């Protein structure tokens, strides 16, 4: 310098042009316990940035950014 992947919640992750953006774990609450874990129930907390197609973009395009792997 080139190409290929990735980027979603504190964190680990799934996903599809028209979702209530799932789920795991965190954190708050209450339940239960004699108290603590443990466990159920509720509840918080999310699309990497900018532009562009469309009625509609987390998805599709194009540029940056970072990580990662490969070439030279």
């Nucleotide at each position: 310098g080139c190409g290929u992947g990735a980027u979603u919640a504190g964190u680990c992750u799934a996903g599809u042009g028209g979702u209530u953006a799932g789920g795991a774990u965190u954190g708050g609450u209450g339940c239960c316990u004699u108290c603590c874990a443990a466990g159920c129930a509720c509840u918080a907390g999310g699309g990497c940035u900018g532009g562009g197609u469309u009625c509609g973009a987390u998805u599709c395009c194009c540029a940056g950014a970072u990580c990662a792997c490969g070439c030279a």

About this RNA: Transfer RNA from Clonostachys chloroleuca, 72 nucleotides, folded computationally. Its mean pLDDT, the model's own confidence on a scale to 100, is 81. It matches the Rfam family "tRNA". Rfam classes the family as a transfer RNA. Gene Ontology term of the family: triplet codon-amino acid adaptor activity.